[in-house]
RNA sequence: GCUGAUGUGGCGCAGCUGGUAGCGCAACUGAUUCGUAAUCAGUAGGCCGUCGGUUCGAAUCCGAUCAUCAGCUCCA
Numbered sequence: 001g002c003u004g005a006u007g008u009g010g011c012g013c014a015g016c017u018g019g020u021a022g023c024g025c026a027a028c029u030g031a032u033u034c035g036u037a038a039u040c041a042g043u044a045g046g047c048c049g050u051c052g053g054u055u056c057g058a059a060u061c062c063g064a065u066c067a068u069c070a071g072c073u074c075c076a
Stems, first nucleotide, its partner, number of pairs: 001072007010025004019056001027043005049065005
C1' cells in the first nucleotide's frame, strides 16, 4: 500500500429480505428474609464508530473517513 471482517445501552451479543432497536449480565426500586445472598416483580439507561448521500422512511442500501483484528504484497 491492497483486501476482508468487526464497530449497537456499563459489559457480552441479536436485529442487516429498509418501517423510528431487543436479549442476557450488571445498576436502581420494591416484595420475600432477623440480615445478606438467592428468588420474584418492576424501573432507568443506547438513535446504532463518525460524516455525507439515496428514500416518504436507513442500525439495515451507497460513498468517504476513523478505530481494532486478520490476510496478502513491496521497501528498508

RNAcentral holds the sequence, with entries from ENA. Transfer RNA from Eubacterium sp., 76 nucleotides, folded computationally. Rfam family: tRNA. On this family, see Lowe and Eddy, Nucleic Acids Res 1997: "tRNAscan-SE: a program for improved detection of transfer RNA genes in genomic sequence". The organism belongs to Eubacterium, within Bacteria.